[in-house]
Predicted 3D model of a 1496-nucleotide RNA (small-subunit ribosomal RNA) from an uncultured bacterium.
RNA sequence: AGAGUUUGAUCCUGGCUCAGAACGAACGCUGGCGGCGUGCUUAACACAUGCAAGUCGAGUGCGCGGUGCUGUAGCAAUACGGUACUGGCGCACGGCGCACGGGUGCGUAACACGUGGGUAAUCUGCCCUCUGAUGGGGAAUAACCCGCCGAAAGGCGGGCUAAUACCGCAUAACAUUCCUUGGACUCCGGUUCGAGGAUUCAAAGCCGCAAGGCGUCGGAGGUGGAGCCCGCGCACGAUUAGCUAGUUGGUAGGGUAACGGCCUACCAAGGCUAUGAUCGUUAGCUGGUCUGAGAGGAUGGCCAGCCACACUGGAACUGAGACACGGUCCAGACUCCUACGGGAGGCAGCAGUGGGGAAUCUUGCGCAAUGGGCGAAAGCCUGACGCAGCGACGCCGCGUGGGGGAUGAAGCUUCUCGGAGUGUAAACCCCUUUCGACCGGGACGAAUACCUCGCAAGAGGGGUGACGGUACCGGUAUAAGAAGCCCCGGCUAACUCCGUGCCAGCAGCCGCGGUAAUACGGAGGGUGCAAGCGUUAAUCGGAAUUACUGGGCGUAAAGCGCACGUAGGUGGUUUGGUAAGUCGAGUGUGAAAUCCCCGGGCUCAACCUGGGCACUGCAUUCGAGACUGCCAAGCUAGAGUAUGGUAGAGGGUAGUGGAAUUCCCGGUGUAGCGGUGAAAUGCGUAGAUAUCGGGAGGAACAUCAGUGGCGAAGGCGACUACCUGGACUGAUACUGACACUGAGGUGCGAAAGCGUGGGGAGCAAACAGGAUUAGAUACCCUGGUAGUGCACGCCGUAAACGAUGUCAACUAGCCGUUGGUGAGGUUAAACUCAUUAGUGGCGCAGCUAACGCGAUAAGUUGACCGCCUGGGGAGUACGGCCGCAAGGUUAAAACUCAAAGGAAUUGACGGGGGCCCGCACAAGCGGUGGAGUAUGUGGUUUAAUUCGAUGCAACGCGAAGAACCUUACCUGGUCUUGACAUCUAGCGAACUUUCCAGAGAUGGAUUGGUGCCUUCGGGAACGCUAAGACAGGUGCUGCAUGGCUGUCGUCAGCUCGUGUCGUGAGAUGUUGGGUUAAGUCCCGUAACGAGCGCAACCCUUGUCCCUAGUUGCCAUCAUUCAGUUGGGAACUCUAGGGAGACUGCCGGUGACAAACCGGAGGAAGGUGGGGAUGACGUCAAGUCAUCAUGGCCCUUAUGACCAGGGCUACACACGUACUACAAUGGUUGGUACAGAGGGCUGCAAACCCGCGAGGGGGAGCCAAUCCCACAAAACCGAUCGUAGUCCGGAUUGGAGUCUGCAACUCGACUCCAUGAAGUCGGAAUCGCUAGUAAUCGCAGAUCAGCAUGCUGCGGUGAAUACGUUCCCGGGCCUUGUACACACCGCCCGUCACACCAUGGGAGUUGGUUGUACCAGAAGUCGCUAGUCUAACCGCAAGGGGGACGGCGCCCACGGUAUGGUCAAUGACUGGGGUGAAGUCGUAACAAGGUAACCGU
Repeated sequence: AGAGUUUGAUCCUGGCUCAGAACGAACGCUGGCGGCGUGCUUAACACAUGCAAGUCGAGUGCGCGGUGCUGUAGCAAUACGGUACUGGCGCACGGCGCACGGGUGCGUAACACGUGGGUAAUCUGCCCUCUGAUGGGGAAUAACCCGCCGAAAGGCGGGCUAAUACCGCAUAACAUUCCUUGGACUCCGGUUCGAGGAUUCAAAGCCGCAAGGCGUCGGAGGUGGAGCCCGCGCACGAUUAGCUAGUUGGUAGGGUAACGGCCUACCAAGGCUAUGAUCGUUAGCUGGUCUGAGAGGAUGGCCAGCCACACUGGAACUGAGACACGGUCCAGACUCCUACGGGAGGCAGCAGUGGGGAAUCUUGCGCAAUGGGCGAAAGCCUGACGCAGCGACGCCGCGUGGGGGAUGAAGCUUCUCGGAGUGUAAACCCCUUUCGACCGGGACGAAUACCUCGCAAGAGGGGUGACGGUACCGGUAUAAGAAGCCCCGGCUAACUCCGUGCCAGCAGCCGCGGUAAUACGGAGGGUGCAAGCGUUAAUCGGAAUUACUGGGCGUAAAGCGCACGUAGGUGGUUUGGUAAGUCGAGUGUGAAAUCCCCGGGCUCAACCUGGGCACUGCAUUCGAGACUGCCAAGCUAGAGUAUGGUAGAGGGUAGUGGAAUUCCCGGUGUAGCGGUGAAAUGCGUAGAUAUCGGGAGGAACAUCAGUGGCGAAGGCGACUACCUGGACUGAUACUGACACUGAGGUGCGAAAGCGUGGGGAGCAAACAGGAUUAGAUACCCUGGUAGUGCACGCCGUAAACGAUGUCAACUAGCCGUUGGUGAGGUUAAACUCAUUAGUGGCGCAGCUAACGCGAUAAGUUGACCGCCUGGGGAGUACGGCCGCAAGGUUAAAACUCAAAGGAAUUGACGGGGGCCCGCACAAGCGGUGGAGUAUGUGGUUUAAUUCGAUGCAACGCGAAGAACCUUACCUGGUCUUGACAUCUAGCGAACUUUCCAGAGAUGGAUUGGUGCCUUCGGGAACGCUAAGACAGGUGCUGCAUGGCUGUCGUCAGCUCGUGUCGUGAGAUGUUGGGUUAAGUCCCGUAACGAGCGCAACCCUUGUCCCUAGUUGCCAUCAUUCAGUUGGGAACUCUAGGGAGACUGCCGGUGACAAACCGGAGGAAGGUGGGGAUGACGUCAAGUCAUCAUGGCCCUUAUGACCAGGGCUACACACGUACUACAAUGGUUGGUACAGAGGGCUGCAAACCCGCGAGGGGGAGCCAAUCCCACAAAACCGAUCGUAGUCCGGAUUGGAGUCUGCAACUCGACUCCAUGAAGUCGGAAUCGCUAGUAAUCGCAGAUCAGCAUGCUGCGGUGAAUACGUUCCCGGGCCUUGUACACACCGCCCGUCACACCAUGGGAGUUGGUUGUACCAGAAGUCGCUAGUCUAACCGCAAGGGGGACGGCGCCCACGGUAUGGUCAAUGACUGGGGUGAAGUCGUAACAAGGUAACCGU
């Protein structure tokens, strides 16, 4: 410090996710030791049991004791007494403590807390200092005794008694209150220091031989503590906007320690609030803790400070202090006891129990230390505390060994079978012994207090350890007892095998898994951390993703529709003052702990500890005076006023005008009009449309008209008048900051819509009809009502847009245009220059993700406002406000996704555009589709009809040839190391004859034969037998593959290097202007070059030449039936080599180019014709059945052999062909002319036989020699005469031929007979541009036989192309895009089904709260003299005082009524989200096929 994830790729925006740290944790797996910490986060739920607050005899009484002495009784033990001492136990009075310590976080949004102040408005036990005093009396009472009641708890009555308990009296002032009075200070309220007078209030004793000490009382001061008040700070919600009657203030009184509406009476009507009152929800606050670079964010467990609470609610008493955790009273709920009458209790103290929960410990030891209470002290008490126990809960430390050791052991894993890995790892050798085990020793923490001596300082004495026989030290023995967990696709360090097969599963995000998974599960190996490792929850970080530091708003989310203006914020210039902000210095405080720095102590560390810094804050004092503020006085540059002009669809009202539509009247006139893609509905012979004249009425204002004008925006367009707002401009004068923005607020605000009234020509939602369509509730047409127009009133929204808030300043230019002003110029203009206010186009810098913006900023700055924070849910629900309604405004959540989005790029696509090409269309010729047959396919059938190919680019395709074989299929019969290959062992040469059984495979028997090489051991080939390694598979996967092939397409394209441009994907080059068959070439050009393609080079064909002439040829010569022979080498031909064609030449066009057009010459002319040749790539195209091959599968079978069958089936559908339908023909007779091939398991002549297929025959030929082999159309005659025919030949019957082991299923051919459909073929569709189509035959491969197929060959031999609008395909450029699996794309809504959350809902239930009223326990306070009553007064009666009782105020619980609010639930219902392949349509994205979108 970043990374992953939107895309084909890119940049940006933006969310989601990860890596880090941390935790009072929990869960899973695992677990050796120690130290230090830490441990109910949930039910402030309920609690059994024990303990957690007592102590003092030096305040006091009594009882029971103990010891000594002693009396009586008794032998004694002993019993009953007395007395002295006393250290024990108990009860009680009294004092102090129990308000501390310990727990918890319910409540509380508050002066509760924090911080800083105030208290001149206060209190304070014990303690410290100072000061003064401590005299003298009195009356009770508990315990105790007796009696009574009660189950108990407890209570009542009578009697005795003490005090440091209680009550008077005396004395006392620097105390209290009041009066008089002086000084000082003052915030004018008081405070303080004095003087005089009056008034009121004290006390307790104890110990000690004594000295003395302790105590008690009054007063003053202090320390520490407490109360009260104030400034500031401290959660969320405005879908909580108004709250408040003791409320705010005053006066008087009461009350308190004290101020105060704290309380009461009276008076006034105030007080709080947008700087957020009130209400609701949540929450103890802080020091700190975690995180973070910081600023911040989150948090408040342990420790420490404060607060609150103690079963729930209320209340007071006592006291220095409480409204009191282990006190009291009352009410309530709950639990327990009970004799049913009545009582008892409060673990949020320490342990512990139940419960809740994912989850949190021992009913331990000790007061030895520290601290607390009481005490003079000893001491007692202390679950505070010190320790121990349990838990890897956290942090820290240590160990599980160290060194050597290669045959790189075994095992395991992997493998290309060679090896590699685990791995120096182990074994083995040497060494060490921490921790643990055992044995022995053994602490620090302890100092006091106490006692003795001493005046004192001090000295001496004896004693105290829970932890703990612990830490620690020493010794003994042995490598001995001690390693797991997560992960290994990317992020993110770490890879292979097997299993599984979109299953099981994984997953933090992206995403893995559908038969080769580094992603699932296991294993081997590896990475990481380590007594732990992972997961989960929650926090901060990364996240600049709420942006103070530190973000944005044209198009990504985001500028209010526009203006005016309140509060608020901000504000020109000069001088002076002030000192609030600001800056500097000092002081106080900011508790300790924590953090940080430097030291110290535990062996280190964690931990503990000393010192320092820091605590960024608050308060206060002093200083500075620039800037901001404030005060005062000025200025004129901002702003405004007066005055002269200018332009304008600025607004309102009234009036006027012409053109056009429609309607009405009349004339002319006749059959149509109208409308559309085409039609129809509609109108018209009752006279339309058309046309002329006249009239009515409403609405809108052509031309001018312009990126022209005006207005804040919405918006404004004939003309005239009136009323009226603003802007610009000139020159002077005046005011003197009067300004800008603007939350709330107010006004204006298109269209649609609403209300009332009038109006209504045209247009036109709804509606009707006609079309279109699969449908058409649409688009088109004919009609047509609201509405559109007016007046008045609502509504308040728009893609209200420049998607750009308002104001101000600054920052290159150029070109238009509107309105002013000035100057030049002119008779006037035009025109030019300058300046200013608008309005446009380009453009520098700069900005921007890019597009773009660019003085009219989206640049550089300032001021203020509004708004945004992932997509969907949703601008929706609920609530509020507004509205007549429609609806508007404000405005969520649950849930769900990992994206949604912007700009630009490359493609692809478009029922977008431009240019161009192609038998693409057109122009032609001939077909297919109809018939019959052949053949292939689908389908069906079948035991099997083997398999593959399936739009073009499958279908006379693999198959260049299924009767058996082929053959892969089916049925049946057989074989199991196998039909085929290699290896081992044994036997035998190999091989061969014959017979039997069988459908055959096969089985059995049988005959002949002993070969070749040899180092004599044996070996080679072949056959048989045996066992196992293995063979075998046309079994699967062409979506694991190689190779080969098809296709776009013989289309002209596809790329690269360097450079340049761009943040980048990419672009440029390759685009542009021409041209070409061509990215062919030329020119231009930030490109320059290059590669694969094109072309050429290759083959063939067309002309000529040279060479060579046999089997080919024959002009001249000879010869013959015949190039047969002699001869010839001229010609044809053959096959070698050359020549030729290059836009080379001429003319024109073109840009002086490339090139094109025409011409000449030439056999051939513009790639001459044809072929071979197929760029980068596309289609997961085809092929595992040509072959090869990974993986999987079968192994007495999915292998192998055999026989028979099937691949040839047949209602039907399709493709491709053949033959036809006839006269350009059929039949028949005659005559002529090819090319290219094939031939020894062969082609086969002549000749003979047969009507023929063919048979016999066998010359010749291994081929320019012989044969196949007569080419056929054509030509010359004859005949047929338009008919199902002398066309056509299917089908069938009969008879044959040939091949072959064999023609039944199932061959071809021949002859005789038969003579079907068919008379040119619907929609649709195919081929072809010249030696082509059409037509005619010939040959070959395969092959025993079998072509209408295929591949070749030649013969005859056309028509047409105006042209590129349209169809199809393709190329280039451009444009749009929401597509990128790329239009066979994407995608919307209803409906149906399932699930999820949510709104409404008659209501129901519960919580909380307001108001009104009832009620009123305990208790304080007030009143009261009914009852009782020790102290004081009084001779007494009685008084005073007190208690009880009664009454009253307040008030908890409770109750009634009625509201608010929150939560749960609810038949039914609304929309929303998600889901696999559902249904219906096709709304959007391209001109998306009616441009889309916004409001209504």
Rfam family: Bacterial small subunit ribosomal RNA. Rfam links the family to the GO terms ribosome and structural constituent of ribosome. The prediction has a mean pLDDT of 85. RNAcentral holds the sequence, with entries from ENA and SILVA.